[in-house]
RNA sequence: GCGGGUAUGGUUUAGUGGCAGAAUGAUUGCUUCCCAAGCAAUAGAUCGGGGUUCGAUUCCCCGUACCCGCA
Numbered sequence: 001g002c003g004g005g006u007a008u009g010g011u012u013u014a015g016u017g018g019c020a021g022a023a024u025g026a027u028u029g030c031u032u033c034c035c036a037a038g039c040a041a042u043a044g045a046u047c048g049g050g051g052u053u054c055g056a057u058u059c060c061c062c063g064u065a066c067c068c069g070c071a
Stems, first nucleotide, its partner, number of pairs: 001070007010024004018054001026042005047063005
């Protein structure tokens, strides 16, 4: 330099053109003499830009970061 892949709460991940879900973690409350465990509730995310579309996390293009291969 060329090609391919991945990017979603703090972390690990599912997902599909029409409300973004789970686990774990965080906070609050209940329980307990206290801690742990358990139960309930709350907040928290689609890598950036552009395009297509009534509507994009999903499709297309460019870029960024990381991984793999070729040279």